[in-house]
């Protein structure tokens, strides 16, 4: 770095979906080690039990046991003193730290940089100052009362570093007065002078003098106390920016906002209270609802971003919900109080207790997250002078592959390669040096035997030295020594030993690496996307191999990435999603030219912050690594400060080229009123005037003898304005047309003056705004939704006709939309051209124009742009500003909610669900009830049939033991089968066989086999009899048979969709393709299109093509002329013989003929047409004329077309049977249907005699003459012929007579009866043929269909192949021999251009709705439930603060009354929880409903 998916392919939009990295993980499956990490994301859910904060006897007062020592003693012990010193308690520091959570909280809560001149700080540091004299109590303690508890109550005594006066002070504090500096508004800071307030506590170590009984004083030293300054640390406020979604939350606020005053606070402040003003915040998003601790960091990403906020560090909130205070240097306190709430738990029912979001640990919850472990040794922490003691902080161990690293499971030799397994084409290949064995070595663990840490300093003792001191005491610093001190842990680590012990996960269709057999058969199942699976699955299971990583690998989720799929970096909007329907206007944004000034964005230095960890980069240090240390770099940001002025922005002053005013001058369906006007049409009167008019594809409805239509003249009324009129003109778009006024908007132009940047664009807002729609009131002629009717049609609520309301028109108001489109916002600038048009102006010219500016309006076209179409100075080009809009289909422009509207409806505008697409744009097919050209027996003209009868023969159906299988629209049905009575035979019944009826192998027997003969049977077969080989080195060998076994035979069983070969059909139709070169982003395209011709892509010419192949034509055969040669079996013209006759014969080969080689026809040649080409037309010659007529010959390909039953073959399937062998039956069955024949219905026949003339086959298990028999079918006999010779063999229609006279016939033969022929091993089922007898239906065939275009059609008979026998079927010959084609419109198919397509298994294609069912999500609904939160008012718990005449009090004061201060109780403000009340929102659910969405092959 991409990749797979929309299509037949293509390019492009665009969305989905993989590969990446991660993770506090969680789940299958496995599971050796060891390091380092890490581990309740849910229940801020409850919570048993342990523990998680104490320490200080150097602050006090007590002193239980124990112990000694004395005394007494009832020998139990008591008392009395000291010794240690529990335990509680008075004080005193800490419990405001550590540790946990993440509920709340969208905020000065964080983060980040400032402020505090508006502040506090205990302990600690550094300077200073004190440190004097008193007093009154109370706890423990002791006696007592009450109570289940838990606790309270009274009496009594006592002590302090507790508690309280007094004394002294400042440079503290306040006032007053004068004075200096600064600074930032309020002010701050020094410094003088006087006044006022105003502090304290001891404890301990030691010690020579001197006092003292002692204790001490006293001096000394340590700890503390006490004002004060300054420091550090911490805390506290105040500000700038920075921080999620939603606008379907737009208006919010009453202490609100400001101000005075007094309160309160460490201090500013509406922090509170009175009073006054009316303000204050918001679209640069107020307010409201939702979600949520933030940071550093983490993860991903190339960055920019995006996600996040577990561990570790900071900071905030929280501590069972709420609410309050006290103490304190700090709390408004996690293991502290008070009250209320809810839950637990104890009660003796009176009352009490508690709060693991600390650490283990349990319930619960849930995919899920650990031990009720050691130790304070080491970091640090509280108190201590210290010794130390606490400490679930922390350091360790435990558990879990939950992540990261690191190791290992052996390593070397070892076969043309073992077994086993698996594939085989059976030959072998694989697994594989892999195993087995051999030999090593010991780097993993684990056992054995042994050693054995680092983390340990300090501390305390002692000694030296130096400090403080009067001091060699004591303290206090430092060295040296000595000694204590390790949960971890007998661990890491070393040594020696020893192969004892350790691989699996997923994966193998394609993205994506890795194929093979087996089972299954749209089943079970798979899947991330595409998409596999319906008998040969590389995709589903198993096996075997592979591939990929590894103590792990899958798999689920989740985040960034690919996704430039929100896009700042870095997209778009003409058809792909997307330009507002147009204007106009405010904010807003963006802005023309010179000049000076600023310095706010900008740029540059400096200088502070940017914590620490992280991250990167080096260097260390654990054997490496992870982990860790140690430097340097990052921290992309912020503040302060010097500078620079180019560009922006501001500020002066200036300019005219953007804008815009003034002047003449045009244009024109610009708009608004207001009057004119003619055609038409319509009705209305009157006249003429008859019968029909109207309308359609045809009709009909309507009209009209009551007189229409038509025609004439005269009224009336309403809309709309023909020619001109023109991709022409006006307008902002919607729009806008018949003349004339009147008022009015904009454009255009020509020369000048003049303003002097006044300008672009516009969210919000305000206007305009086609039609149809509405409200009111007018008009209303013509069209006309709506309705009526009347054709059409299966139907026709439509298209068509005949009628016809609303509406169309006009006045006013609404509505506000559209394919409001150029599907293309505006402005501005640039950037070839050409040709047309409307308007102006200027020039040349002379009237024929013709050049030039300029605006506007089309075409066509360069560059460029574009996925391509296509745009292209009128941009879709290049550039800037502004605005609007898009982000995948569907669901949906739909719901909800909010606005607007009288309604209708409009704007704004969504999820849930669902699909792997939905799209643009081109390209090659195909299809068109699209166009064009052309073909073809395709139509048309014709002649003949089918279809209607009876038979034949095929097929369906049904039936059956079996009715053997196969073929099914042209391209299946007289087709495979060119011929089932047995056999064929594949099918049925039954009897039988099992190495087999047949092929090859080994092995044993034996000389046969075969045939004959006999029995038994339905036969198959079984048994007897008879009969016997060939070569030889005599070993055996060849052959053939029996017999066993065993490999294999065998299969017309399945798969034509596994396949080869064949084969039909489009189609003998003119067409399919290639190379090479263009052109296209590509797919494709050119070529192969065009003109022209042709039977033909056939030939000519043009041409970005040039060639070329496979078709076409032609080379081949047979026919049709003529020559050559060659003359038997053939012919016979001459010449001879011969006959009743014949080529009969001799003899000849000339003629036919026979059959082999040649000739000929080529548009070749003449005339017309034609582009002079190709080529056509006619014409000569010729036997044959434009392919002379047949025939083989059938491109590239289609239909999964047909055939596994010819043949061959994978796969699968049966092996005493799906193989063989045999009889006998079936394929021949018969209500009914088709299809293809044959035969007729008849006089163009029919019967009957007579009579003539083919061709092309065929024959030795055969054709068979002639003769004889038989009416015949046939038989008997028998001559020739392996055939140009003999035979079948009669050719038949025909042609010459007869009879027959239109009828079920002298038509027609069916069917049925009898006799018989033939073949045959046997004609019952079930042949063909003869003859005699019967004598059916059937008089020409409904709809409909076929065939054929010339030696054709129809007619006529003849042969052949199959065959013992069966032909009306096939395949062939010949012989008689027509009609008729205007012509391409229509049907059909077939070629070629061209067009549109939402088809591409491609029109038998796709495809809408409604409807029934099923599942799902959701609107809507009478209510029901629940929620959070506001407002109002009741009630008021603890509190704080006030207030108070009551009531109680040790310390100070008092005149002894009391006062000062407390304190108790009231009482009032405020006040949580709790209650009423009305609305509002938000969610749940709801009988019923609405639509929608996906579902098998359901109806219309």
């Nucleotide at each position: 770095a991409g990749a797979g998916u929309u299509u037949g392919a293509u390019c492009c939009u665009g969305g989905c979906u993989c590969a990446g990295a991660a993770c506090g993980a969680a789940c299958g499956c496995u599971g050796g080690c060891g390091g380092c990490g890490u581990g309740c994301c849910u229940a801020a859910u409850c919570c048993a039990u342990g523990u998680a904060a104490g320490u200080c006897g150097a602050a006090c007062g007590u002193g239980a046991a124990g112990c000694c020592c004395u005394u007494c003693u009832u020998c139990g012990g008591a008392a009395g003193g000291g010794c240690c010193g529990a335990a509680a308690g008075u004080g005193g520091c800490g419990g405001a730290c550590u540790g946990g959570u993440g509920a709340g909280u969208a905020a000065c809560a964080c983060g980040u940089g400032g402020g505090u001149a508006a502040u506090c700080u205990g302990c600690c540091c550094g300077a200073u100052u004190g440190u004097g004299g008193g007093g009154a109590a109370u706890a423990g303690c002791c006696c007592u009362u009450c109570u289940a508890a838990c606790g309270a109550g009274g009496g009594g005594a006592u002590a302090a570093u507790a508690c309280c006066g007094c004394a002294u002070a400042a440079g503290a504090u306040c006032c007053c007065g004068a004075u200096c500096a600064c600074g930032c508004a309020u002010g701050u800071g020094g410094a003088c002078g006087g006044g006022a307030u105003g502090a304290a506590a001891g404890g301990g170590g030691g010690g020579g003098a001197u006092c003292g009984c002692a204790a001490g004083a006293c001096c000394u030293c340590c700890c503390g106390c006490u004002g004060u300054c300054g420091g550090a640390u911490g805390a506290a406020c105040c500000c700038g920016c920075g921080c999620c979604c939603c606008a379907u939350u737009a208006g919010c606020u009453a202490g609100u906002u400001g101000g005075u005053g007094a309160g309160g606070u460490a201090a500013c402040g509406g922090c509170c209270c009175a009073c006054c003003a009316a303000g204050g915040c918001u679209u640069c998003g107020a307010u409201g609802g939702g979600u949520a601790g933030c940071c550093g960091g983490c993860c991903u990403g190339a960055g920019a971003g995006g996600g996040u906020g577990a561990c570790c560090g900071g900071c905030c909130a929280c501590a069972c919900u709420g609410g309050g205070a006290c103490u304190g240097a700090g709390a408004u306190a996690c293991u502290g109080c008070c009250c209320a709430g809810a839950c637990u738990c104890c009660u003796a029912c009176g009352g009490g207790a508690g709060g693991c979001a600390g650490c283990a640990g349990g319930a619960g919850g849930g995919a899920a997250u650990u031990u009720u472990g050691g130790a304070c040794a080491a970091u640090g922490g509280a108190c201590g002078a210290a010794a130390g003691u606490c400490c679930g902080a922390u350091c360790c161990a435990g558990c879990g592959a939950c992540g990261c690293c690191g190791c290992g499971u052996g390593a070397g030799g070892g076969a043309u390669g073992a077994c086993g397994c698996u594939c085989c084409u059976c030959g072998g290949a694989g697994u594989g040096u892999a195993a087995a064995c051999c030999u090593c070595g010991a780097a993993c663990g684990a056992g054995u035997a042994g050693g054995g840490a680092c983390g340990a300093a300090c501390g305390c003792g002692u000694u030296g030295c130096g400090g403080c001191u009067a001091a060699u005491a004591c303290c206090c610093g430092u060295a040296g020594c000595g000694u204590c001190u390790g949960a971890c842990g007998g661990u890491a680590c070393c040594u020696a030993u020893c192969a004892c012990g350790a691989a699996g996960c997923u994966c193998c269709g394609g993205c994506u690496a890795a194929c093979u057999c087996c089972g299954u058969g749209c089943c079970a199942g798979c899947a991330g996307c595409c998409g596999c699976g319906g008998u040969a699955a590389u995709a589903c299971g198993g096996g075997g191999g592979g591939a990929g990583c590894a103590a792990g690998c899958g798999u689920u989720g989740u985040u960034c990435g690919g996704a430039a799929u929100u896009a700042c970096u870095g997209g778009g909007c003409g058809u792909a999603a997307a330009g507002g329907g147009c204007g106009u206007c405010u904010a807003g944004g963006c802005g023309g030219g010179a000049u000076g000034g600023u310095a706010a964005g900008u740029c540059a230095g400096a200088g502070g912050u940017g914590a620490a960890a992280a991250c990167u980069a080096u260097c260390g240090g654990c054997u490496c690594a992870a982990c860790u240390g140690g430097u340097a770099g990052c921290c992309u940001g912020c503040c302060u400060u010097u500078g620079a002025a180019a560009c922006u922005g501001u500020c002066a002053u200036u300019c005219u080229u953007g804008a815009g005013u003034g002047u003449g001058g045009g244009a024109g369906a610009g708009g608004u009123g207001c009057g004119g006007g003619g055609a038409a049409u319509u009705c209305c009167c009157a006249g003429u005037g008859u019968a029909g008019c109207g309308g359609u594809g045809a009709a009909a409805u309507g009209c009209g003898u009551a007189g229409a239509u038509a025609u004439u003249g005269g009224g009336a009324a309403g809309a709309a304005c023909a020619c001109c009129g023109g991709a022409g003109g006006c307008g902002a778009a919607g729009g806008c047309g018949c003349c004339g006024c009147a008022c009015u908007g904009g454009c255009c132009u020509a020369a000048c003056a003049c303003u002097g940047a006044c300008g672009c664009u516009g969210a919000a807002g305000c206007g305009c705004g086609a039609a149809a729609g509405c409200g009111u009131g007018g008009g209303g002629a013509g069209c006309a939704a709506a309705c009526a009717g009347g054709a059409u049609u299966a139907g026709a609520u439509a298209c068509c006709c005949u009628g016809g309301u609303a509406g169309u028109c006009c006045a006013c108001g609404c509505c506000g939309u559209a394919a409001a489109c150029g599907a293309u916002g505006g402005g501005c600038a640039c950037u070839a051209g050409g040709u047309g048009u409307g308007g102006g102006a200027g020039g040349a010219g002379u009237u024929g124009u013709c050049c030039u500016c300029u605006c506007g309006u089309g075409c066509c076209g360069u560059a460029g742009c574009a996925a391509a179409c296509g745009c292209a100075u009128u941009a879709a080009g290049u550039g800037c500003c502004c605005c609007g809009c898009c982000u995948g289909g569907g669901g949906a422009g739909u719901a909800c909610g909010g606005u607007c509207g009288c309604a209708a409806g409009g704007c704004u505008g969504a999820a849930a669900c669902u699909c792997a697409a939905a799209g643009g744009a081109a390209u090659u097919g195909a299809c068109g009830g699209g166009u064009c050209c052309c073909c073809g027996c395709a139509c048309a003209a014709g002649c003949g049939g089918u279809g209607g009868a009876g038979c034949a023969u095929g097929a369906u159906g049904c039936u059956u033991a079996a009715u053997u299988c196969g073929a099914u629209g042209a391209u299946a049905c007289g087709c495979g089968a060119a011929g089932a009575a047995c056999c064929u035979u594949a099918c049925c019944u039954g009897g039988g066989c099992u190495u087999g009826a047949c092929a090859u192998g080994u092995c044993c027997u034996u000389g046969a086999u075969c045939g004959c003969u006999c029995u038994a049977g339905a036969g198959a077969u079984a048994g007897a009899g008879u009969u016997u080989u060939c070569c030889u080195u005599c070993g055996g060998g060849a052959c053939g048979a029996g017999g066993a076994a065993c490999a294999c035979a065998g299969g017309u069983g399945c798969u034509g969709c596994a396949u080869g070969g064949u084969u039909g059909u489009c189609g003998u139709c003119a067409g399919c393709u290639c190379g090479u070169g263009u052109c296209g982003u590509g797919a494709g395209a050119u070529g192969u299109u065009g003109g022209g011709u042709u039977a033909a892509g056939u030939c000519c010419c043009g041409c970005a093509a040039c060639g070329a192949g496979c078709g076409c034509a032609a080379c081949c055969c047979c026919u049709a002329c003529c020559a050559c040669u060659a003359g038997u079996u053939g012919c016979c013209a001459u010449c001879g013989g011969g006959u009743a006759a014949c080529g009969c014969u001799g003899g000849g080969c000339a003629c036919u003929c026979u059959a082999g080689u040649g000739g000929a026809a080529c548009u070749g040649c003449c005339g017309g047409u034609g582009a002079u080409a190709a080529a056509u037309c006619g014409g000569a010659g010729g036997a044959a004329g434009g392919u002379g007529g047949g025939g083989a010959u059938g491109a590239c390909g289609u239909c999964a077309a047909a055939u596994c039953c010819u043949c061959a073959u994978g796969g699968c399937c049966c092996u005493u049977a799906c193989g063989c062998c045999c009889a006998g039956g079936g394929c021949u069955g018969c209500a009914a249907u088709c299809g293809u024949g044959c035969u007729a219905c008849a006089a163009u026949g029919g019967c009957c005699g007579g009579u003539a003339c083919a061709g092309a086959g065929a024959g030795c298990u055969g054709c068979u003459a002639a003769g004889c028999c038989g009416c015949g079918a046939g038989g008997c006999c028998a001559c020739g012929c392996g055939a140009a010779u003999c035979u079948c063999a009669a050719a038949a229609a025909g042609c010459c007579g007869u009879c027959c006279u239109c009828a079920g016939u002298u038509c027609g033969g069916a069917u049925u009866g009898g006799a018989g022929u033939c073949u045959g091993c046997a004609a019952c089922u079930c042949g063909a043929c003869u003859c005699c007898a019967u004598g059916a239906a059937g008089u020409c065939g409904g709809a409909a269909u076929c065939g054929c275009u010339a030696g054709u059609a129809a007619u006529c008979g003849c042969g052949g192949a199959u065959c013992a026998g069966c032909a009306g079927g096939c395949c062939g010959c010949g012989g008689u021999g027509a009609a008729u084609a205007c012509g391409u419109u229509c049907c059909c198919g077939g070629g070629g251009a061209u067009u549109g397509u939402a088809c591409a298994c491609a029109c038998c294609g796709c495809c809408c709705g409604u409807c029934a069912a099923g599942c799902g999500a959701u609107g809507a609904a009478a209510g029901c439930c629940g929620g959070g939160g506001g407002u109002a008012c009741c009630c008021g718990a603890a509190g704080u603060c006030g207030u108070g005449a009551u009531c109680c009090c040790a310390a100070c004061c008092u005149u002894c009354g009391g006062g000062a201060g407390g304190g108790a109780c009231a009482c009032g403000c405020c006040g949580a929880a709790g209650g009423u009340a009305a609305a509002a929102c938000c969610g749940g659910u709801g009988a019923u409903u609405g639509g929608c969405g996906c579902u098998a092959a359901g109806u219309c």
A computed fold for a 1500-nucleotide RNA from a metagenome, annotated as small-subunit ribosomal RNA. It matches the Rfam family "Bacterial small subunit ribosomal RNA". Its mean pLDDT, the model's own confidence on a scale to 100, is 84.